[in-house]
RNA sequence: GCAGCCGGUGAGGCGAUCGCCGGCAUGCUGCGUCGCAACAUGCGGGAGGAAAGUCCGGGCUCCACAGGGCAAGGUGCCGGCUAACGGCCGGUCGGGGCGACCCGAAGGAAAGUGCCACAGAGAACAGACCGCCGUCCCAGCCCACCGGGACGGUAAGGGUGAAACGGUGCGGUAAGAGCGCACCGGGCCCCUGGUAACAGGGGUCGCACGGUAAACCCCACCUGGAGCAAGACCGAAGCAGGAGCAAGGGGCUGCCCGCCCCGUAGUCUCCGGGUAUGGUCGCUGGAGCCACGCGGCAACGCGUGGCCUAGAUGAAUGAUCGCUGCCGCGCAAGCGGAACAGAACCCGGCUUACGAGCCGACUGCGACG
Numbered sequence: 001g002c003a004g005c006c007g008g009u010g011a012g013g014c015g016a017u018c019g020c021c022g023g024c025a026u027g028c029u030g031c032g033u034c035g036c037a038a039c040a041u042g043c044g045g046g047a048g049g050a051a052a053g054u055c056c057g058g059g060c061u062c063c064a065c066a067g068g069g070c071a072a073g074g075u076g077c078c079g080g081c082u083a084a085c086g087g088c089c090g091g092u093c094g095g096g097g098c099g100a101c102c103c104g105a106a107g108g109a110a111a112g113u114g115c116c117a118c119a120g121a122g123a124a125c126a127g128a129c130c131g132c133c134g135u136c137c138c139a140g141c142c143c144a145c146c147g148g149g150a151c152g153g154u155a156a157g158g159g160u161g162a163a164a165c166g167g168u169g170c171g172g173u174a175a176g177a178g179c180g181c182a183c184c185g186g187g188c189c190c191c192u193g194g195u196a197a198c199a200g201g202g203g204u205c206g207c208a209c210g211g212u213a214a215a216c217c218c219c220a221c222c223u224g225g226a227g228c229a230a231g232a233c234c235g236a237a238g239c240a241g242g243a244g245c246a247a248g249g250g251g252c253u254g255c256c257c258g259c260c261c262c263g264u265a266g267u268c269u270c271c272g273g274g275u276a277u278g279g280u281c282g283c284u285g286g287a288g289c290c291a292c293g294c295g296g297c298a299a300c301g302c303g304u305g306g307c308c309u310a311g312a313u314g315a316a317u318g319a320u321c322g323c324u325g326c327c328g329c330g331c332a333a334g335c336g337g338a339a340c341a342g343a344a345c346c347c348g349g350c351u352u353a354c355g356a357g358c359c360g361a362c363u364g365c366g367a368c369g
Base pairs, nucleotide, nucleotide: 001365002364003363004362006360007359008358009357012324013323014322015321016320017319018318020046021045023043024042025041026040027039029037030036031035048340052351053350055349056348057347058346059345060227061226062225063224067257068256069255070254072223073222074221075220076219077091078090079089080088081087092106093104094103095102096101107218108217112216113215114212115211116210129158130157131154132153133152134151135150136149137148138147166184167183168182169181170180171179185207186205187204188203189202190201191200192199193198231281232280233279234278239272241271242270243269244268248262249261250260251259288307289306290305291304292303293302294301295300326337327336328335329334
C1' cells in the first nucleotide's frame, strides 16, 4: 500500500417563524358540593435500530379458590449469566477457510420398529459378475503351451455404487484371508490434567455386526389456557322470547381423577332478538437509561451519583428560511446527493431489510528500510 475478517459509532446538527398532539403552572368564564370543561398566557416534551416479522421468553389481566395424572408440545455437548428463553458469554468436539475468523438440528443405533432407490454377485452375521488357485476330464505315446468342462478352495485384485463387513505395509499360503506381525483404527482396564464436556499417556485383546433419529422411537429437562380486540367502570337499550336439566346442570385447553358453584333451580348452559357499534380507565416510573468505581476472560453483577425521554384513538412531529457537517463533480463560484423505513400495553431476545463516513483490533499478500 492492497485485500479480508471482527467490533464500535452512525441514520445530519444548530437557530428562527407558522402549523399539529400531549403534559405542567397561572388567570378568567361557565357548570357544579371540594371538581369538570372551554379559552388565554407561559414553560418543557413529541417515532426506530430495526418501530418490521409475530418467531421465542416474560411482566400484566381474566378463567379461578387452584391440585394431580395422561396426552400434546418444546429444548438437547459442558460450565456460567439472566425474571425467563429456543437467548447471550466462555469452553470442548465436528465441519469450512492459507489465515484472522465463520457455521453446527452437537444425548442414544447394544430397548424396539422402519428405510438405504437405481446400479451391483452382494447393502448387515450379505455375497461371487470378471477373476486367482488346486484336482480330474476333453487328448491315441511323452512333455510343454493354448482353449473348454466338472468339482473344490478364495474374497487380496478389478468392476457397480453415496456407502461393500476395518486401513497401509511385510510375512505366509496352492492361491488368498487379521491367517500372523508392525503401525493406525476399535473394545476393555488404568493413570495424569480439567468443575465438566473432553484431552494426553500406558497396558491388553486379533477384534461381533455399516449408515440413518432434520425417520418413528428411547432418555433427560421444561410447559395450565386465553390474550390489551385481555380486562374494569359508566352510559344506552332490553323481546308476549325459546329450549335444557335430578345417579342432574355448569366451571377448570383435549381426556381422566379431584375440587368448586347451583340444585327442584340459578347473575347456569345453548339458540334467536335488541342497544352501543358510544365514553373513561387500562396507557406509561420501568427486570428503565447514563456516568464512574469494584469483581469477573466474558456475558453480567454490585455500589455511588445523575436523568425522566410519545401516549395518539379514521390515528399527532409537517412546511419555510438561514448557517453548517458528510459524500460526489468542479480551478473556483456553484450544482447535486443521502439507505431501510413510522409507536398503539410494556420489556428481554432472535430473524429479515438497509446509505455514506469515521474509529479500533487482527489476518493474508506485496514493496521499502